RNAcentral holds the sequence, with entries from Greengenes. Predicted 3D model of a 1440-nucleotide RNA (small-subunit ribosomal RNA) from an uncultured organism.

RNA sequence: GGCGGCGUGCUUAACACGUGCAAGUCGAGCGAAGCGCUUAAGUUUGAUUCUUCGGAUGAAGACUUUUGCGACUGAGCGGCGGACGGGUGAGUAACGCGUGGGUAACCUGCCUCAUACAGGGGGAUAACAGUUAGAAAUGGCUGCUAAUACCGCAUAACACCACACUACUGCAUGGUACAGUGGUAAAAACUCCGGUGGUAUGAGAUGGACCCGCGUCUGAUUAGGUAGUUGGUGAGGUAACGGCCCACCAAGCCGACGAUCAGUAGCCGACCUGAGAGGGUGACCGGCCACAUUGGCACUGAUACACGGCCCAGACUCCUACGGGAGGCAGCAGUGGCUAAUAUUGCACAAUGGGCGAAAGCCUGAUGCAUCGACGCCUCGUGAAGGAUGAAGUAUUUCGGUAUGUAAACUUCUAUCAUCAGGGAACAAAAUGACGGUACCUGACUAAAAAGCCCCGGCUAACUACGUGCCAUCAGCCGCGGCAAUACGUGCGGGGCAAGCGUUAUCCGAAUUUACUGGGUGUAACGGCAGCGUAGACGGCUGCGCACGUCUGAAGUGAAAGGCAUGGGCUCAACCUGUGGACUGCUUUGGGAACUGUGCAUCUAGAGUGUCGGAGAGGUAAGUGGAAUUCCUAGUGUAGCGGUGAAAUGCGUAUAUAUUAGGAGGAACACCAGUGGCGAAUGCAGCUUACUGGACCAUGACUGACGUUGAGGCUCGAAAGCGUGCUGAGCAAACAGGAUUAGAUACCCUGGUAGUCCACGCGGUAAAGGAGGAGUGCUAGGUGUUCGGGGUAGCAAAGCUAUUUGGUGCCGCAGCUGACGCAAUAAGGCAGUCCACCUGGGGAGUACGUUCGCAAGGAAUGAAACUCAAAGGAAUUGACGGGGGACCCGCACAAGCGGUGGAGCAUGUGGUUUAAUUCGAAGCAACGCGAAGAACCUUACCUGAUCUUGACAUCCCGAUGACCGCUUCGUAAUGGAAGUUUUUCUUCGGAACAUCGGUGACAGGUGGGGCAUGGUUGUCGUCAGCUCGUGUCGUGAGAUGUUGGGUUAAGUCCCGCAACGAGCGCAACCCUUAUCUUCGGUAGCCAGCAUUAAGGAUGGGCACUCUGGAGAGACUGCCAGGGAUAACCUGGAGGAAGGUGGGGAUGACGUCAAAUCAUCAUGCCCCUUAUGACCAGGGCUACACACGUGCUACAAUGGCGUAAACAAAGGGAAGCAGAGCCGCGAGGCCGAGCAAAUCUCAAAAAUAACGUCUCAGUUCGGAUUGUAGUCUGCAACUGGACUACAUGAAGCUGGAAUCGCUAGUAAUCGCAGAUCAGAAUGCUGCGGUGAAUACGUUCCCGGGUCUUGUACACACCGCCCGUCACACCAUGGGAGUCAGUAACGCCGGAAGUCAGUGACCCAACCGAAAGGAGGGAGCUGCCGAAGGUGGGACCGAUAA
Repeated sequence: GGCGGCGUGCUUAACACGUGCAAGUCGAGCGAAGCGCUUAAGUUUGAUUCUUCGGAUGAAGACUUUUGCGACUGAGCGGCGGACGGGUGAGUAACGCGUGGGUAACCUGCCUCAUACAGGGGGAUAACAGUUAGAAAUGGCUGCUAAUACCGCAUAACACCACACUACUGCAUGGUACAGUGGUAAAAACUCCGGUGGUAUGAGAUGGACCCGCGUCUGAUUAGGUAGUUGGUGAGGUAACGGCCCACCAAGCCGACGAUCAGUAGCCGACCUGAGAGGGUGACCGGCCACAUUGGCACUGAUACACGGCCCAGACUCCUACGGGAGGCAGCAGUGGCUAAUAUUGCACAAUGGGCGAAAGCCUGAUGCAUCGACGCCUCGUGAAGGAUGAAGUAUUUCGGUAUGUAAACUUCUAUCAUCAGGGAACAAAAUGACGGUACCUGACUAAAAAGCCCCGGCUAACUACGUGCCAUCAGCCGCGGCAAUACGUGCGGGGCAAGCGUUAUCCGAAUUUACUGGGUGUAACGGCAGCGUAGACGGCUGCGCACGUCUGAAGUGAAAGGCAUGGGCUCAACCUGUGGACUGCUUUGGGAACUGUGCAUCUAGAGUGUCGGAGAGGUAAGUGGAAUUCCUAGUGUAGCGGUGAAAUGCGUAUAUAUUAGGAGGAACACCAGUGGCGAAUGCAGCUUACUGGACCAUGACUGACGUUGAGGCUCGAAAGCGUGCUGAGCAAACAGGAUUAGAUACCCUGGUAGUCCACGCGGUAAAGGAGGAGUGCUAGGUGUUCGGGGUAGCAAAGCUAUUUGGUGCCGCAGCUGACGCAAUAAGGCAGUCCACCUGGGGAGUACGUUCGCAAGGAAUGAAACUCAAAGGAAUUGACGGGGGACCCGCACAAGCGGUGGAGCAUGUGGUUUAAUUCGAAGCAACGCGAAGAACCUUACCUGAUCUUGACAUCCCGAUGACCGCUUCGUAAUGGAAGUUUUUCUUCGGAACAUCGGUGACAGGUGGGGCAUGGUUGUCGUCAGCUCGUGUCGUGAGAUGUUGGGUUAAGUCCCGCAACGAGCGCAACCCUUAUCUUCGGUAGCCAGCAUUAAGGAUGGGCACUCUGGAGAGACUGCCAGGGAUAACCUGGAGGAAGGUGGGGAUGACGUCAAAUCAUCAUGCCCCUUAUGACCAGGGCUACACACGUGCUACAAUGGCGUAAACAAAGGGAAGCAGAGCCGCGAGGCCGAGCAAAUCUCAAAAAUAACGUCUCAGUUCGGAUUGUAGUCUGCAACUGGACUACAUGAAGCUGGAAUCGCUAGUAAUCGCAGAUCAGAAUGCUGCGGUGAAUACGUUCCCGGGUCUUGUACACACCGCCCGUCACACCAUGGGAGUCAGUAACGCCGGAAGUCAGUGACCCAACCGAAAGGAGGGAGCUGCCGAAGGUGGGACCGAUAA
């Protein structure tokens, strides 16, 4: 959430069920009862009529009995049917199912066909009646009765059985046919007179039973199972074969081609999926099986061991009078319950079918229909056309608009569906319609009653706004969210599907990710440690047969439904239906013989044997040799030895080490020696001997496919280890001591035991690796080596070689490979063969179980829970490396000079403090930094006070003509008061401008975050790098170029090269400085001339200095040597300057989320009578302390004093200020000159000369403090600089550590400027004086290039390992405890079959009777369910 059609609906508790229905029928089998009619008789009654009134007549009715007929009812006897139909899937891994066969080992009611027959008797019994027990269920006894119920007898065959004959026939047991003798067994009637039924036999059909081949889930951490078990003989039993059962005999049978056991499961046609092969499923429909509360048992019957039958046992429920009984929805409805979850206690037998019946008919929850459920599939609708001011609303916006959107409104039209009304089927052969007045048709009526769900980051179609701020949430995977979320929530918009949509679960696909089709195993998971060899698999040439596989023809079967193709019917479709083909299979049969197989025969190329020959650490055993270590003895000899990075432990005056001689003992075999040899692998090394295995060359004599591989199995198998015994020199786990270290259970040292060695056993593993299983043939080459053979020439040896086998290496083509790489010793191709192993990472080669082992923190086999989204391989680019290699550079080290770190002060920072000490900067690359200058201002901070369209901008309205200035109150601001003063233009209307007041838009913000940004800057680094186009190589990321050989300061240049070119960087071009030329010559200069107040002051001049323009000059240009005849390097000449001359500016691609929102700009957020504006005061100047950067010093290379000399570059008008006078001085008064090459600041200082001081806290040092002043400025207290006098601190060269500098540099000396009222020890410039050292690149730091390694890529400030502590999740073990499952032993023994017995009982038959035949109850026995018990097996739960 609108309609309809067709389907479909307890997947869970085979859990329990109230109620109703689901199997009855036949009176044409039978008896009896009731009812109606009828026949007859009797009893009774007495309407009516007649009457002689006495009576006669006798209708209807009632009752009893009886004859016949009829329909019906319920019970009974009898027959048929309740074994079908319907349900469910518990069990079952099985001849259960599927498929194909067999029965010569079988049965078959009803049905069909055929043949024959039905004679004559008998005895009972239910119903019923009476009585009786019981609450009931249900009976007991007595009596009566019928049959198509039951029982004999007769009749008998071509039936059956027994005996025995002949013929034919089969794969065997056997079968068939004919005739004979003997024996055995039948029947039922009813009738409407049409028939129906009965008996026997045979045949058919149908249905069933049994047997067999093949197929049919998982587990080997289930490997042995089985005693009626396997077979035989003989009985029994069955419809029938059979250990089906029994007795006896034998010891078999099944199993690695998976027995047994455990788990799970109904099987199939089919259904879903898939290209197929497959995989999954077994709802509906159909076939088979099994079951019917659980277990067992039989009866009846054609068929059952029986869903709506019986008996017994168990559990449960119900009734009960407590004695005893009843029940079985897994039939249809329905109820409870379980569950995520599944419907009505409906209608009808009208159709289809079933049972009974002769039939009418009855029964039928089978079935046909209806109801409920969007549960599935299919059709239809929810309107159509026009309609722009592109309405309103909503959302968004760059504020212009845009979107929703022709959508709506509005106009016109239509009526599917729905509603109402009318008509009205088919399913039905004669009748009969539940569905149903249904389908369908017609008319009327109104756009009316009919749209939702999911999604919008990628996969994947579809985007924006707001809210939120790692919160809330989303999420299939990747992932999203930490203040601009297309991913959360909401809105607008959009996309998809649509009466549905989305989620969840499951299955297949994608997944070639179990690989048959169709995978792999050098390094990703994956080759067994190696060999021998069994089963198995595979296998050389030729011929002849056979025909299992294989090929081909035919036949049978492969149910129907379904699926496919093609037609048909519902308006179409879903759905229903006709026909065809398919169903890939199985079986039977006829052929063929290439291949495979098989049988026989042959061959020699595979394989093996023989003969000749050489090589070898092949193996086992015995013997033997020398060198060395250690020890012992003796000699010589004396104080150390030994050991290490350095030491110590240790040894040594009891004579070590060293050295000489002799001896003992054990182990190992230098040189030769070699990517050499041998061996299956592990492995094998002095020499000799004995025994012995294998390979190889040559030969081709022999065998004749004898071969390859190889699950299990067997053998071998390093080192360590274990057992027993020996040995024990050296070495050496454990252990001890000494060191090292934070520690050092280590590395180093001194000792030292097992062990190492030998013998015999065990063990059975290694990175047992070539990380490459074995074996065969083929597929370019080149070059070594080893063992043989051949050739050549030669007397021989040596030598030589386009030679040939076997082994062992390197390089390399094709090809292969994901790449690395492999490449005749393949990881390639072909014919291919056989074995082993793998299937995401961790958990884990762990746990449990089993096997082996003396044991081992042993071996073999080998999981799961849980957890992650990866783990891994190869290669690429970078980054990194106290891994390595090669090369280079830099004040990087070294060589030097001077500092810092110690003192005092200045300044910045941290910290602390504070009302505030505003903010930023943080390793290098923050810290004399922003700040080129905080007393107010600056100022952003604090306290107090004040304003609100505002201190500043634009717009609008009103008023005024001002505003400003001056005076006054107030600390000041704002403000108050008082006066004074009164703009410009004009066409005289006004306009402009300014101020004040008002209104709201707005102003304003040094408020936030530099991790939202622009711009600017720092840094690596003035390091030499960073890239591109085209081409080539690579699957690709990428590489090449840019690497290599040289060279350079340089990716600078040269050469080479699959590269060729180009760009940004380097260099050069620019500025400055060093030399010269030329032009100009004032305010600069003065050589010469003149003049002079002696000052380039003046005339004059421009030579020089200088200044400012323009030029020259330097380019490895020249020479010599080296180098490759190159680039270039070394030296030289000339030159002012020589190899980028010195200095500066100039900063590639990029890195650091580097710095800055407080220079500026800016998106977003925040404040708006305040985070804005303004004012006064305070603060930024604090002070226990820590750090950075500096200044001054500690003194004699010095301090002080006197007098004297030499710069450069700058500044100057709110300015620099000369000279003069005053002051000790800072300075003051006055004001010549100068907007400057003219005047001025301005004195340069170090230096040199003379004097003094004489090593001391000083005549060093100057902090601190006091007093008195000067200057600037409204103002000098907090908090300025300077002066004079006085005071005279620390400090005597500075620990660890650390900084700068390579020449006009360091060091040292002063000068100027910016900022600025005033206030530098800072900063930026300027000149003066003016060194030392560099052997060199081992090391430290930083950088560059190539190479190499990497588990890093946020890139080493990376990544990452383990223990412990706490919490939680899951699992294993655990003394045990408690359930369950399947077996076994014993006990037990119901019902019941069978057997025995049957003294008790009994109608039919026989008998005259007695009795017999036959039967039954009862009892006993075998078997036998439940139950009990015992020890084991398996499995689950729990587990302090």